Predicted 3D model of a 528-nucleotide part of an RNA (small-subunit ribosomal RNA, 5' domain) from an uncultured prokaryote.
Context: one part of a larger RNA
RNA sequence: GAUUGAACGCUGGCGGCAGGCUUAACACAUGCAAGUCGGGCGGAAACGAUAGAAGCUUGCUUCUAGGCGUCGAGCGGCGGACGGGUGAGUAAUGCUUGGGUAUCUGCCCUAACGCGGGGGACAACAGUUGGAAACGACUGCUAAUACCGCAUUCGGAAUGGACCAAAGGUGGCCUCUUCUUGAAAGCUAUCGCGUUAGGAUGAACCCAAGUGGGAUUAGCUAGUUGGUAAGGUAACGGCUUACCAAGGCGACGAUCCCUAGCUGGUCUGAGAGGAUGAUCAGCCACACUGGAACUGAGACACGGUCCAGACUCCUACGGGAGGCAGCAGUGGGGAAUAUUGCACAAUGGGCGAAAGCCUGAUGCAGCCAUGCCGCGUGUGUGAAGAAGGCCUUCGGGUUGUAAAGCACUUUCAGUUGGGAGGAAAGGUUAACGAUUAAUACUCGUUAGCUGUGACGUUACCAACAGAAGAAGCACCGGCUAACUUCGUGCCAGCAGCCGCGGUAAUACGAGGGGUGCAAGCGUUAAUC
Numbered sequence: 001g002a003u004u005g006a007a008c009g010c011u012g013g014c015g016g017c018a019g020g021c022u023u024a025a026c027a028c029a030u031g032c033a034a035g036u037c038g039g040g041c042g043g044a045a046a047c048g049a050u051a052g053a054a055g056c057u058u059g060c061u062u063c064u065a066g067g068c069g070u071c072g073a074g075c076g077g078c079g080g081a082c083g084g085g086u087g088a089g090u091a092a093u094g095c096u097u098g099g100g101u102a103u104c105u106g107c108c109c110u111a112a113c114g115c116g117g118g119g120g121a122c123a124a125c126a127g128u129u130g131g132a133a134a135c136g137a138c139u140g141c142u143a144a145u146a147c148c149g150c151a152u153u154c155g156g157a158a159u160g161g162a163c164c165a166a167a168g169g170u171g172g173c174c175u176c177u178u179c180u181u182g183a184a185a186g187c188u189a190u191c192g193c194g195u196u197a198g199g200a201u202g203a204a205c206c207c208a209a210g211u212g213g214g215a216u217u218a219g220c221u222a223g224u225u226g227g228u229a230a231g232g233u234a235a236c237g238g239c240u241u242a243c244c245a246a247g248g249c250g251a252c253g254a255u256c257c258c259u260a261g262c263u264g265g266u267c268u269g270a271g272a273g274g275a276u277g278a279u280c281a282g283c284c285a286c287a288c289u290g291g292a293a294c295u296g297a298g299a300c301a302c303g304g305u306c307c308a309g310a311c312u313c314c315u316a317c318g319g320g321a322g323g324c325a326g327c328a329g330u331g332g333g334g335a336a337u338a339u340u341g342c343a344c345a346a347u348g349g350g351c352g353a354a355a356g357c358c359u360g361a362u363g364c365a366g367c368c369a370u371g372c373c374g375c376g377u378g379u380g381u382g383a384a385g386a387a388g389g390c391c392u393u394c395g396g397g398u399u400g401u402a403a404a405g406c407a408c409u410u411u412c413a414g415u416u417g418g419g420a421g422g423a424a425a426g427g428u429u430a431a432c433g434a435u436u437a438a439u440a441c442u443c444g445u446u447a448g449c450u451g452u453g454a455c456g457u458u459a460c461c462a463a464c465a466g467a468a469g470a471a472g473c474a475c476c477g478g479c480u481a482a483c484u485u486c487g488u489g490c491c492a493g494c495a496g497c498c499g500c501g502g503u504a505a506u507a508c509g510a511g512g513g514g515u516g517c518a519a520g521c522g523u524u525a526a527u528c
Base pairs, nucleotide, nucleotide: 001528002527003526004525006524007523008522009521010520013375014374015373016372017371018370019368020367021333026331027330028329030328031327032326035078036077037076040075041074043071044070047069048068050065051064052063053062054061055060056059085286086285087284094211095210096209097208098207099206100205101204103203104202108199109198110197111196112195113194114193116150118148119147125140126139127138128137129136130135155164156163168191169190170189171188172187173186175184177182212258213257214256219249220248221247224246225245226244227243228242229241230240231239261283262282263281264280265276266275267274268273288309289308290307291306292305311322312321313320314319339365341364342363343362347361348359349358350357351356378408379407380406381405388399389398390397391396412469414464415463416462417461418460422455426450427449428448429447430446431445432444433443434442472517473516474515475514476513477498478497479496483512484511485510486509487508493500494499
């Protein structure tokens, strides 16, 4: 000199953009952070609509029917493996770069083929019943895209045999019928289902090199190193087991100890290098501590399960409940780090055919000079060089065009009014096209109409009034830009280094004056 996730002191007008627990991976009250699908299913707790009945305060209440809109709980599907947080552990099971294969891959895309015919349950529900609660137990009924056989052929796998699939829903038309709904068969559209091949994406594994410190750590290793066989895995492999051999690593630093998430990057520097890894992005690891598996395409799973432990809470003492390193917020620790805010309008995600629902992701707002950037605190004129202050050789000098005065302007803040863009979508109507037996339905294109904003009193523009509301901090002995007076008297004090102070201190304290930066200025800490 540059820099910072900074802190402290004094001071503080506005805006834009960013950033904001570096410490206790300490403990957490409260609320929210993962749901969704009725176009898979049986249904109907709540609300509304409809029909009927009764009552009367004649537009309400009650009851019944019914599943029309919808929908609590339940079965089922998909998603809760993403998104969000943290950096404890990890010096290599990690990361970075470059190669590789013995593998899997839900949803998505392309293509081919298929989706036949049966069965038995379990919730919900009803009844009985245990428990303080959490939560159950028994009996009975029932549906499905839940579950299980059979058939089928392409195919997979296998020496061969044995073995391995599927599911239907919704809309429309036609026919039948109690003529309104419902049911059955057919056709059709659409969403699904099964098998196989390929792709895409994601994941898994292997190899090489690089990636801290310590030798006051020199030897380490028995599933250890290799082979054979078997098991196991999606897959290779001591991954596991049995047997056999005795190997394997190490001064190019094994093993052990300490420290540490890694990278793109960031800071500094002319560079080489040094330091660092906040925010943003990629990878990894973790989710109260330790262990384990289940489900699943994917987890050994932050807001899932089980076991053990510590802690907290409830209890009828028999037994139970919990996990903010999600967003806010609380206590504690600390020099130190924010609101228990608004909205799903946009972007993205989950579910859904869609409308839509959910989303503390995200978009915004609030707080903080924490940083960077921009703007303002007025402009011109004005010598009687006013008054006051300070200094003085008492003549004067200086503050100083500074003020006052005169003439202007109105950025920003304030008040009032206007006012984009972020909006694409979605809905509906019509035309055309595709599909089709069809002018239904469905899908696509185009056009018209309609229509969605948290921010928001938005940005921006105009008008109004009046210089009106807006300057401090550090320093002035040398380094280092800037000097005098008074007070003090080796005292009080200053200090980055040299050093000042013991009666004329440009170095302490104060006044005047000056210098440097400026909504900041200094100090401390830290890096180059």
Its mean pLDDT, the model's own confidence on a scale to 100, is 85.